[in-house]
A computed fold for a 529-nucleotide part of an RNA from Candidatus Dojkabacteria bacterium UBA2177, annotated as small-subunit ribosomal RNA, 5' domain.
NCBI's taxonomy places the organism under Bacteria, Bacteria candidate phyla, Candidatus Dojkabacteria.
Model confidence (mean pLDDT): 85 of 100.
Context: one part of a larger RNA
RNA sequence: GGAUGAACGUUGGCUGUGUGCCUAAGGUAUGCAAGUCGAACGAUCCCUUUGAAUUACUUGAAACUUCGGUUGAUUGUUUUUCUUUUUGGGAUAGUGGCAAACGGGUGAGUAACACGUGGAUAACCUGCCUUAAAGUCAUGAACAGCUCAUCGAAAGAUGGGAUAAUACAUGAUGGUCUUACAAUUUCUAUCCGACUUUGUAAGUAAAGCUCCGGCGCUUUAAGAGGGGUCCGCGUCCUAUCAGCUUGUUGGUGAGGUAAUAGCUCACCAAGGCUAAGACGGGUAGCUGGCGUGAGAGCGCGGUCAGCCACCAUGGAACUGAGACACGGUCCAUACUCCUACGGGAGGCAGCAAUUAGGAAUCUUGCGCAAUGGGGGCAACCCUGACGCAGCGACACAGCGUGGAGGACGACGGUCUUCGGAUUGUAAACUCCUUUUAUAUGGGAAGAAUAGAUGACGGUACCAUAUGAAUAAGCACCUGCUAACUACGUGCCAGAAGCAUCGGUGAUACGUAGGGUGCGAACGUUAUCC
Numbered sequence: 001g002g003a004u005g006a007a008c009g010u011u012g013g014c015u016g017u018g019u020g021c022c023u024a025a026g027g028u029a030u031g032c033a034a035g036u037c038g039a040a041c042g043a044u045c046c047c048u049u050u051g052a053a054u055u056a057c058u059u060g061a062a063a064c065u066u067c068g069g070u071u072g073a074u075u076g077u078u079u080u081u082c083u084u085u086u087u088g089g090g091a092u093a094g095u096g097g098c099a100a101a102c103g104g105g106u107g108a109g110u111a112a113c114a115c116g117u118g119g120a121u122a123a124c125c126u127g128c129c130u131u132a133a134a135g136u137c138a139u140g141a142a143c144a145g146c147u148c149a150u151c152g153a154a155a156g157a158u159g160g161g162a163u164a165a166u167a168c169a170u171g172a173u174g175g176u177c178u179u180a181c182a183a184u185u186u187c188u189a190u191c192c193g194a195c196u197u198u199g200u201a202a203g204u205a206a207a208g209c210u211c212c213g214g215c216g217c218u219u220u221a222a223g224a225g226g227g228g229u230c231c232g233c234g235u236c237c238u239a240u241c242a243g244c245u246u247g248u249u250g251g252u253g254a255g256g257u258a259a260u261a262g263c264u265c266a267c268c269a270a271g272g273c274u275a276a277g278a279c280g281g282g283u284a285g286c287u288g289g290c291g292u293g294a295g296a297g298c299g300c301g302g303u304c305a306g307c308c309a310c311c312a313u314g315g316a317a318c319u320g321a322g323a324c325a326c327g328g329u330c331c332a333u334a335c336u337c338c339u340a341c342g343g344g345a346g347g348c349a350g351c352a353a354u355u356a357g358g359a360a361u362c363u364u365g366c367g368c369a370a371u372g373g374g375g376g377c378a379a380c381c382c383u384g385a386c387g388c389a390g391c392g393a394c395a396c397a398g399c400g401u402g403g404a405g406g407a408c409g410a411c412g413g414u415c416u417u418c419g420g421a422u423u424g425u426a427a428a429c430u431c432c433u434u435u436u437a438u439a440u441g442g443g444a445a446g447a448a449u450a451g452a453u454g455a456c457g458g459u460a461c462c463a464u465a466u467g468a469a470u471a472a473g474c475a476c477c478u479g480c481u482a483a484c485u486a487c488g489u490g491c492c493a494g495a496a497g498c499a500u501c502g503g504u505g506a507u508a509c510g511u512a513g514g515g516u517g518c519g520a521a522c523g524u525u526a527u528c529c
Stems, first nucleotide, its partner, number of pairs: 001529004006525005013399006019392002021357001026355003030352003035098003040095002043092005051082003056077002062071003104311004114235008124227003129223008137171004146161006177203007186194002208215002236282003243273003248270008285307004289300004312333005335346004363389001365388003371385001372383004402432004412423004437466006446456001473518005478499003484513005494501002
């Protein structure tokens, strides 16, 4: 000199773009952050249409008549109900499907195939999506919801009965599927493999819905995208850590996995690693990148992006294409809460917020309008992802606090050799401008469309009016280092990055005038180059 996720002191007008718990991976009140599908299913409820019955009133054919009236077909309005009437629509707890493994946060652990880079997989998997081929037959038994009953303070649980399905199960059929055997083609080198073709035997599928347009389901082959595993090389300090290792190193066999493998087990052998640093200890998420530097290098890894790991602590599996699963399950532990004391509930390293800690880090905001994601044929629903707004001079960038003229060099201040010098064209004063400010009026793009649809936002921007009006400080002035005098103080009070300064004329302390530097900032502290 440059830099920072900074902090502190003094000061502080505006705008834009970024950015904001580096400490306690400490604890958390409250709200929200993952749902959706009625075009898979039975059921319940609501509205509506038609119809039927029914209540009250009304109309009053026809018959009878003692001519008063009685019976009352039928018309209209109205009340209630719907038993299996009927049209359309809506709502939902449950069964079922998909999603919930993404998206979000954090960096505790990890010195490791974790990451980076380049390869291997003839040792593998892959829901949704795309392409292609074939199929979608028959039947059955349940369980929720519901209902009846019981227990419990609650969380919830138990028993009996009946029921639907794209839930579950059984059977059939089937190939370019699987397995075994036999042959065969081509390729390769982990030979015993892969690939092509053929034959024989055995085995394994399916689900319907529909607004009639479609949407699905099963099997197979391929693709895309995604993932698993393995290997070469690279990746901090420490020898005041020198020996480490028994599933350890290898083999055979078995088990296990999507898959290779001591991954696991039995048996056998006695190996394997190490001064090119094993083992141990310390520290640390890695990278693209960022800072600095002429470069080599050195330091860092916050925001953004990729990968990894974790989601109170430790362990485990279930479901599933995918998890050993942040807002799933089970067990244990610590902590917190509820309780009728018998027993239960919980996990903000999601977004806000709160408390604690700390030098220190924001709103319990608006919206799904855009982009993206999940579900759905769709309409649409959900989305604290995201888009926006709010707060903070935290950083960077931009703008402003006026411009021109103006000597009688005014007043005041300071110094003085008392003549004057300086503050100083500075002010006053004259003319001008209106960025900004305030007020009024107009007013977007972002919307993809035939139309409708904007949180931001009456925002940005534009026009008009008013009036210099609303807006300057901070540090320093002995040398390094740009900038000097006076007074006060008297080794005191104090200053200080280093050298040092201060003990009576201090350009070094304090104040004032003047000056220098930077400027909405300026200094200090911390850290890196």